[in-house]
RNA sequence: CUCUUAUCGCGAGAGGCGGAGGGCUCGGCCCGAAGAAGCCUCGGCAACCACUGCGCGUGGGCAACGCUGAAUUUAGGCUGACAAGCGCGUGGCAGGUGCCAAUUCCGACAGCAUGGUCUGAAAGAUGAGAG
Numbered sequence: 001c002u003c004u005u006a007u008c009g010c011g012a013g014a015g016g017c018g019g020a021g022g023g024c025u026c027g028g029c030c031c032g033a034a035g036a037a038g039c040c041u042c043g044g045c046a047a048c049c050a051c052u053g054c055g056c057g058u059g060g061g062c063a064a065c066g067c068u069g070a071a072u073u074u075a076g077g078c079u080g081a082c083a084a085g086c087g088c089g090u091g092g093c094a095g096g097u098g099c100c101a102a103u104u105c106c107g108a109c110a111g112c113a114u115g116g117u118c119u120g121a122a123a124g125a126u127g128a129g130a131g
C1' cells in the first nucleotide's frame, strides 16, 4: 500500500516545550494568541486482539462403566458420562493496539419526498486477519 471483516449518537485531559494553524478532501460550520499542529511527561476512557473464570452448544481419539450381542471372557451395536479443539453468551484483567471538542462536527451519492439528530451507500478512522 491492497484485500477481507467488525465497530464508529457512549466514554475519557492536565502540565512542559512549541508558536499558527487544526477539524482526511471540497462546501459549510466550528476550534485556535485566554495558545493550533507536533513532541515529551503524567493521568484517564474503552475493551478489538491476547490471557483467563463460569455456563451452554458442538465435538468425540485412547481408555473405561452399564446394556445388548452372532457363536465364548471376543468382534460389533446402543445409552449416559467425559478430555482436547471449536462456537456462542456472560464476567475478570489491562499485556498489544486505539482513543481523550462538537454523531466520523454536518453535508457531498442514492432513496423517501422537501422531511430529517431520516435510511442506505461511498469515503474515512480504528481493531483483527491475509497478501
Base pairs, nucleotide, nucleotide: 001131002130003129004128005127006126007125008124013042014041015040016039017038021031022030023029025108026107027106028105043100044099045098048096049095051092052091053090054089055088056087057086058085066078067077068076104123109120110119111118112116